[in-house]
Molecule: transfer RNA
Organism: Entransia fimbriata
RNA sequence: AGGCGAGUAGCUCAGUGGAAUAGAGCAUACGGUUCCGAACCGUAGAGUCAAGGGUUCGAUUCCCCUCUCGCCUA
Numbered sequence: 001a002g003g004c005g006a007g008u009a010g011c012u013c014a015g016u017g018g019a020a021u022a023g024a025g026c027a028u029a030c031g032g033u034u035c036c037g038a039a040c041c042g043u044a045g046a047g048u049c050a051a052g053g054g055u056u057c058g059a060u061u062c063c064c065c066u067c068u069c070g071c072c073u074a
Stems, first nucleotide, its partner, number of pairs: 001073007010026004018057001028044005050066001052064003
């Protein structure tokens, strides 16, 4: 330098054009339970879907570009 893949909640990941709210597990907070914990049950908070631009009536999803990480080629 070129090619491929990935970037979504604190962490691991799903979703892949259509709502009126973007979900799950773990973690966290609060409550229940307990003599107290653990486990279990319930509730809640937490996301500019990496940044910018474009296409579209509508984008997390498609296109362009930039950034970061991984792999491969030279």